[in-house]
Molecule: transfer RNA
Organism: Candidatus Omnitrophota bacterium
RNA sequence: GGGGACGUAGUUCAGUUGGAUAGAAUAAUUGAUUGUCGAUCAAUAGGUCGCGGGUUCGAAUCCCGUCGUCCCCG
Repeated sequence: GGGGACGUAGUUCAGUUGGAUAGAAUAAUUGAUUGUCGAUCAAUAGGUCGCGGGUUCGAAUCCCGUCGUCCCCG
C1' cells in the first nucleotide's frame, strides 16, 4: 500500500429482506424477604447504535468518507 471482519447500556452480546417507543443477560441503585450478609423476587436508572455526511416518508440496518481493534496479502 491492497483486501476482509468487528465497533450497539458500566461489561458480554442479540437485533443487518430499512418500519413497533432500540433489547437481553450481568453489573449499579431502591424496595420486599432474612436476626445480619448472601441468595431470591420486584422496580428504577443507564444508549449520539465509533464519528461525519448522503439516500429515503422512515436508517443500528443502504451508500460515501473517516477513526480504532484484529486477521490476510504484498